[in-house]
Context: one part of a larger RNA
RNA sequence: CUGGGCGUAAAGGGUACGUAGGCUGCACCAUAAGUCGCGCGUGAAAGGCAGGGGCUCAACCUCUGGAGUGCGCAUGAUACUGUGGUGCUGGAGUAAUGGAGGGGGAACCGGAAUUCUUGGUGUAGCAGUGAAAUGCGUAGAUAUCAAGAAGAAGACCCGAGGCGAAGGCGGGUUCCUGGACAUUAACUGACGUUGAGGCACGAAAGUGUGGGGAGCAAACAGGAUUAGAUACCCUGGUAGUCCACACCGUAAACGAAGAAUACUAGGUGUAGGAUGUGUCAAGCAGUCUGUGCCGUCGCAAACGCAAUAAGUAUUCCACCUGGGGAGUACGGCCGCAAGGUUGAAACUC
Numbered sequence: 001c002u003g004g005g006c007g008u009a010a011a012g013g014g015u016a017c018g019u020a021g022g023c024u025g026c027a028c029c030a031u032a033a034g035u036c037g038c039g040c041g042u043g044a045a046a047g048g049c050a051g052g053g054g055c056u057c058a059a060c061c062u063c064u065g066g067a068g069u070g071c072g073c074a075u076g077a078u079a080c081u082g083u084g085g086u087g088c089u090g091g092a093g094u095a096a097u098g099g100a101g102g103g104g105g106a107a108c109c110g111g112a113a114u115u116c117u118u119g120g121u122g123u124a125g126c127a128g129u130g131a132a133a134u135g136c137g138u139a140g141a142u143a144u145c146a147a148g149a150a151g152a153a154g155a156c157c158c159g160a161g162g163c164g165a166a167g168g169c170g171g172g173u174u175c176c177u178g179g180a181c182a183u184u185a186a187c188u189g190a191c192g193u194u195g196a197g198g199c200a201c202g203a204a205a206g207u208g209u210g211g212g213g214a215g216c217a218a219a220c221a222g223g224a225u226u227a228g229a230u231a232c233c234c235u236g237g238u239a240g241u242c243c244a245c246a247c248c249g250u251a252a253a254c255g256a257a258g259a260a261u262a263c264u265a266g267g268u269g270u271a272g273g274a275u276g277u278g279u280c281a282a283g284c285a286g287u288c289u290g291u292g293c294c295g296u297c298g299c300a301a302a303c304g305c306a307a308u309a310a311g312u313a314u315u316c317c318a319c320c321u322g323g324g325g326a327g328u329a330c331g332g333c334c335g336c337a338a339g340g341u342u343g344a345a346a347c348u349c
Stems, first nucleotide, its partner, number of pairs: 004320002007303002012317001014201002017198001021194003025088007033081002035077003039073004049065006091191001092188003095184004103177007114150008125136002162169002206247006215241002220236004258316006266294008275285003298305002322349003331342004
């Protein structure tokens, strides 16, 4: 190289956009580069192969033949690929109409709860646990009523439900803004798909500067438990959690399932839309898009998957090749740092 794989055995990149490249709908014409046929030339000798010959045989030597994937030239074929041209509408896109949505960004507003402050009432406990203690409280706590302040989060609605490429998104109003879907079939006419590099986004934690800080809470302190208890439990409590801007770039970033297209029994929920039917009501019938469950064929080591495939096929990308050493060392690149990314070997089983 050929070949085999990637849900759970090693293996899908966290996600999108997109460059090069790969692959690419239907019809016709031209061309003949790839492709195929035929002919010629070349393809040294030795070696190898086939058939002979010579050493008593063999090794060895020798003769003849054939073969020689390849390359060049000439000529022919035109199905497929390529190239050029013309056309088409089914892929793709545009337009118009319409409804759905926690999709994104900004500003403003509201209520419940919590904590704190002030005042009133009121008196000896409160809090906490398996049981306690630390802690709070006669300087008046807990409880309760009233007023005020602050920050964070959004009960019910909430759903196997919706939206988003993923991360993710849930109080209300307004403004700005992205995408998907359905219907129409007016327009463009293959404009498509994948995508090495690249670029953008990317939970939590963490970092820088400046704010903010109610609750919660790494670290830390104390009380318990215990043989010990650097824990689990309790009382406190700082970073942090929140905001703005700038970094970081990782996760069991999971459906452990790359993207795209086509095809392949059904049944039953649910979300959005349009159609037909209906005493235009409930409904019924088929349909498109999404999201679940069950299940045939098929697949699978089994578990299971099964039109949202792990089935049948095609295209492109990423990745795997025994365990440990090790996602380590070294070097490169990135980062303020933490670290990230790329990524071995000796040795060992």
The prediction has a mean pLDDT of 88. A computed fold for a 349-nucleotide part of an RNA from an uncultured bacterium, annotated as small-subunit ribosomal RNA, central domain.